[in-house]
């Protein structure tokens, strides 16, 4: 250099023929124990990698561009 493929909560992931984001462990509260474990219920975290485009309206189409893998030269 050329292509293809992933990037969404702290962590491992899910949602998209475009209507506005979710699980599970983690965390934090609170109950049940004499404590710890552990269950149970609540609660808190997200500019969906950036950046620009189309649309009333993008996580999702479109273009760039930055990263991790992989391929080809």
């Nucleotide at each position: 250099g050329g292509g293809g493929u992933c990037g969404u909560a702290g962590c491992u992931c899910a949602g998209u023929u475009g209507g506005a984001a979710g699980a599970g462990c983690a965390c934090c509260a609170c109950a049940a124990u004499g404590g710890c474990a552990u269950u149970g219920u609540g609660g808190g975290g997200g500019u969906c990698g950036u950046c620009g485009g189309u649309u009333c309206g993008a996580u999702c189409c479109c273009g760039a561009u930055c990263g991790g893998c992989c391929c080809c030269a």